Transfer RNA from a Candidatus Micrarchaeia archaeon, 72 nucleotides, folded computationally.
Rfam family: tRNA. It is annotated as a transfer RNA.
The source organism's lineage runs through Archaea, Nanobdellati, Microcaldota and Candidatus Micrarchaeia.
The sequence is in RNAcentral, with records from ENA.
[in-house]
RNA sequence: GCCUCAAUAGCUCAGCGGUAGAGCGCUCGCCUUGUAAGCGAGAGGUCGCCGGUUCAAACCCGGCUUGGGGCU
Repeated sequence: GCCUCAAUAGCUCAGCGGUAGAGCGCUCGCCUUGUAAGCGAGAGGUCGCCGGUUCAAACCCGGCUUGGGGCU
């Protein structure tokens, strides 16, 4: 230098162009003599950045940044 994959909640990851989710963690409540476990509820996201396409973009297209892998 070129090719390729990835970037979404604190962490690990889902997510058909039409209201952003799960598990774990966190907070509160229930339960318990108490703690853990269990059960219920809640908070938490400019979907890496900048543009484009579209009535509508996490999703499609281009560029950039960061990381993984490969080739030379």